Source information: A computed fold for a 476-nucleotide part of an RNA from a Spirochaetia bacterium, annotated as small-subunit ribosomal RNA, 3' major domain. The prediction has a mean pLDDT of 85.
Context: one part of a larger RNA
């Protein structure tokens, strides 16, 4: 001087507690264990692995198995030889990968030869091979917790203290006020992004108040610059004002004015260090190893198995429903190997058609819970859709292994979940559709948009992590 303690004070956190809604029973999806298998590639493993890497495994991707191939190699530079090709294009053989044949086939040149390529030897290449306990570099975690530290002084033999303890005070080592300490710095605020008022500027692809024209209708037409909208540039909030409290201080309560109030909501941003955390399979990189293979190509499998255990997730057990019908409102995004309207045609998945639009203009595009009429009347049912047959659609050389969607039967478990356990304090929780990367196709996962919209919080004994200050120790 840490660290720890079923000491102690003193604070904090959706930690409790008050609420709300789930996980834990079921089906299914996906991800791990585990078993199996030729193969079930690898990683990751309390919190801080299990819809994680993976923002798409049919082939490819693929590192994994089978099997048939190749060995200056799929890929780079270089040297020495040596050809006129390389390459495409047809043929056979083959599962392809590869072999063979044929036919076709170069560019400058100073005429020496250079170029680009094949072949042949040689250095070499190649390695998702092993060591995250040899490494950079990026990451999680504690934790958006409030700390960590440094110069000089000053105390001590010294290791260290001090300062940064103390008394109020904040979300905050914030501030303020005391003090042998004065200052400084990384962090904490502030600077940014965005969202809530408004002002000015600008008016097309948006906008329509007034004015006129026209339609069955519609900013459709002329015009308009007000409105909303877009996006640039300013305002705005700062305890700025009153009151009270306090130590006359920093601040804490309440109020006024205001679109907003006390850090307005959101986000980016993560101190010094802790876990020899994770990552040699994203990349780099040291040592090791493999070098006719542990490199390299191809064809098929597998990564999707399935007694069975666990995380996360969907959809439900229904009337605050479920099925029909009519009706109204979004925001953010996407689009040329693309979005694709009207219209046709199919019960539907679609399909046929191709208008417009590199999009404030055209399309995707129907929002959906909502409201409204009707029906069902409590049942394993018009819940519930799992499962299994059939017959189809789309993608795509190809849906058997192993995609997604329709139709038609079938109609399983499930009547709200034992122990125990998760989220979240407001535009949140719950519910509700809508986009978007990834992508040919394939979403209950991610990331994102708005729409509808609660209940509680007396408090700080206890649970569980965290900070300060003190105390005690056989521990460092």
């Nucleotide at each position: 001087u840490g660290a720890c303690g079923g000491g102690g004070g003193c604070c904090c956190g959706c930690a409790c507690a008050a609420g709300c809604g789930g996980u834990g029973g079921a089906g299914c999806a996906u991800g791990u264990g585990g078993u199996u298998u030729a193969a079930u590639u690898c990683g990751a493993u309390g919190c801080u692995a299990c819809g994680c890497g993976a923002g798409a495994a049919a082939c490819c991707u693929u590192a994994c198995c089978a099997g048939g191939a190749c060995u200056u190699g799929a890929c780079a530079u270089u040297c020495a030889g040596u050809g006129g090709a390389a390459g495409a294009c047809a043929u056979a053989a083959g599962a392809a990968a590869u072999u063979a044949u044929g036919u076709u086939g170069c560019u400058c040149u100073u005429c020496g030869g250079a170029g680009u390529c094949g072949c042949u030897g040689a250095a070499c290449a190649g390695g998702u091979g092993c060591u995250g306990c040899a490494u950079g570099g990026c990451u999680g975690u504690c934790g958006a917790c409030a700390g960590c530290u440094c110069g000089u002084g000053c105390u001590g033999u010294g290791a260290a203290g001090u300062g940064u303890u103390g008394g109020g005070u904040u979300a905050a080592g914030u501030c303020c006020c005391g003090c042998a300490a004065c200052g400084a710095g990384c962090g904490c605020a502030a600077c940014c992004c965005u969202u809530g008022c408004c002002a000015u500027c600008u008016g097309u692809u948006g906008c329509c108040a007034g004015c006129a024209c026209g339609u069955a209708a519609u900013g459709g037409u002329g015009g308009g610059a007000a409105c909303u909208c877009a996006g640039a540039u300013g305002g705005g909030a700062c305890u700025g004002c009153c009151g009270g409290u306090g130590a006359u201080a920093a601040g804490c309560c309440g109020g006024a004015g205001g679109a907003a109030g006390g850090u307005g909501g959101g986000g980016a941003u993560g101190a010094g260090g802790u876990c020899a955390a994770g990552u040699c399979a994203u990349c780099a990189u040291g040592g090791c190893c493999c070098u006719u293979a542990u490199g390299u190509c191809c064809u098929g499998g597998g990564c999707u198995a399935c007694a069975c255990a666990c995380g996360u997730g969907c959809u439900a057990c229904a009337a605050u429903g479920g099925c029909c019908g009519g009706u109204a409102c979004a925001a953010a995004g996407u689009g040329a190997c693309g979005c694709a309207a009207a219209c046709c045609u199919g019960c539907g998945a679609g399909g046929g058609g191709g208008a417009g639009c590199a999009a404030a203009u055209c399309a995707c595009a129907a929002a959906a819970a909502g409201c409204u009429g009707g029906u069902c009347u409590c049942a394993g049912u018009u819940c519930g859709g799992a499962u299994u047959a059939g017959a189809g659609u789309c993608u795509g050389a190809a849906a058997c292994u192993c995609g997604a969607c329709u139709c038609u039967a079938u109609g399983a478990a499930g009547u709200c979940g034992g122990a125990a356990u998760c989220g979240c304090u407001a535009g949140u929780a719950a519910u509700c559709g809508c986009g978007c990367a990834u992508c040919a196709g394939c979403a209950u996962g991610g990331c994102g948009c708005g729409g509808u919209g609660a209940a509680u919080a007396c408090g700080u004994u206890c649970u569980c992590g965290g900070g300060c200050c003190u105390u005690g120790u056989a521990c460092a």